[in-house]
RNA sequence: GAAGUAGACCAGAUGGCCGCUGCCUGUGUUUACAGGGAGAGGAAAGUCCGGGCUCCACAGGGCAUGGUGCUGGAUAACGUCCAGCGGGGGUGACCCCAGGGAAAGUGCCACAGAGAGAAGUCCGCCUGCCGUAGCUUCGGCAAAAGCAGGUAAGGGUGAAAGGGUGAGGUAAGAGCUCACCGGGUUCGGCGGUGACGUCGGAUGCCAGGUAAACCCCACCAGGAGCAAGGCCUAAUAGGGAAGCGUCAAGGACGGCCCGUCCGUGCUUCCGGGUUGGCUGCUUGAGGCCGUCGGCAACGGCGGCCCUAGAGGAAUGGUCAUCACCCGGCGCCCGGGUAACCGGCACCGGGAACAGAACCCGGCUUACGGGCUGCUUCGGCC
Numbered sequence: 001g002a003a004g005u006a007g008a009c010c011a012g013a014u015g016g017c018c019g020c021u022g023c024c025u026g027u028g029u030u031u032a033c034a035g036g037g038a039g040a041g042g043a044a045a046g047u048c049c050g051g052g053c054u055c056c057a058c059a060g061g062g063c064a065u066g067g068u069g070c071u072g073g074a075u076a077a078c079g080u081c082c083a084g085c086g087g088g089g090g091u092g093a094c095c096c097c098a099g100g101g102a103a104a105g106u107g108c109c110a111c112a113g114a115g116a117g118a119a120g121u122c123c124g125c126c127u128g129c130c131g132u133a134g135c136u137u138c139g140g141c142a143a144a145a146g147c148a149g150g151u152a153a154g155g156g157u158g159a160a161a162g163g164g165u166g167a168g169g170u171a172a173g174a175g176c177u178c179a180c181c182g183g184g185u186u187c188g189g190c191g192g193u194g195a196c197g198u199c200g201g202a203u204g205c206c207a208g209g210u211a212a213a214c215c216c217c218a219c220c221a222g223g224a225g226c227a228a229g230g231c232c233u234a235a236u237a238g239g240g241a242a243g244c245g246u247c248a249a250g251g252a253c254g255g256c257c258c259g260u261c262c263g264u265g266c267u268u269c270c271g272g273g274u275u276g277g278c279u280g281c282u283u284g285a286g287g288c289c290g291u292c293g294g295c296a297a298c299g300g301c302g303g304c305c306c307u308a309g310a311g312g313a314a315u316g317g318u319c320a321u322c323a324c325c326c327g328g329c330g331c332c333c334g335g336g337u338a339a340c341c342g343g344c345a346c347c348g349g350g351a352a353c354a355g356a357a358c359c360c361g362g363c364u365u366a367c368g369g370g371c372u373g374c375u376u377c378g379g380c381c
Base pairs, nucleotide, nucleotide: 001377002376003375004374005373006372007371009369010368012322013321014320015319016318017317018316020039021038023036024035025034026033027032041353045364046363048362049361050360051359052358053225054224055223056222065221066220067219068218069217070084071083072082073081074080085099086097087096088095089094100216101215105214106213107210108209109208122155123154124151125150126149127148128147129146134141135140163181164180165179166178167177168176182206183205184203185202186201187200188199189198190197191196229279230278231277232276239270240269241268242267243266244265250262251261252260253259286305287304288303289302290301291300292299293298324350325349326348327347328346330344331343333342334341335340
């Protein structure tokens, strides 16, 4: 210098002018005016997980459905985080893993291939039958072809074809048998809280892969969400209850009257509820600093701080100076033998992704910049 890898950080600053939304104070009946003070993020995003909070439901248990799946810890909780184990990738720093079960069952395994599974005979190898060519001592022997069977050693196909190498064995072969190696199962010793590691023994057990395919096993989950929910409420119409009146229309009972009931009118009350307003609403698993415990995630203690609360939704624009980045031209100032690095001045340009909506903890995605540690390679001394 280049390439890479991990971690923490910033997200322009100050001032002027013009605006926007709440809050406080003063004037003011309201509207409003003046002053003061406050006003987005590391992801506010996607709404993918987990919780708080609220309402509804709920004896217990089960089914269904969904999720999770090595170990130990952290936490309010998690599918998150930390530390490990095992496996995989990289020369390395370091990174990745949904990491239980394939011997319960089912499905699938492109193309090629005979066969993709307690599989399979395409070529090959071997045996038997047959007996052609050929040979013959005339008794037979016997290629090749054909038929029947054995064989998973060899070839061939494939990402993958019944552990590997060698020996024995056999008609030819085969863990069929044996030695060694690999794996599995199982027993034991040692180390570790544990996942697991390591050492030794027994057993030929060696039935392909795939479960972010169905499924099995274990564990965890009631539902809906701040448009949750709570409070207040005018007028009109309608509902219910009580009282009064029958003065005005009518109906029922009745021959008629009184009376009763319905209805109607007025008053009062109740409940529901449209619209509107208030609340929930921001002091919280809160932030910063210090200290202690812990490898760490995190936790304990002490001190300090208050930091949007709008609601069809404010948090903006512009100018100046400074700071940052990039490019160009120069100074030849500093370091170096040098490549080169740093500094200064001028000119031009740039400044990303993005916008709270009940609140937190995560994950994922988007995105500008510089910093530090480490790794590999190269150049120079």
The prediction has a mean pLDDT of 76. Predicted 3D model of a 381-nucleotide RNA (Bacterial RNase P class A) from Geomobilimonas sp. The gene name in the source record is rnpB. The source organism's lineage runs through Bacteria, Pseudomonadati, Desulfuromonadia, Geobacterales and Geomobilimonas. It matches the Rfam family "Bacterial RNase P class A". Rfam classes the family as a ribozyme. The sequence is in RNAcentral, with records from ENA.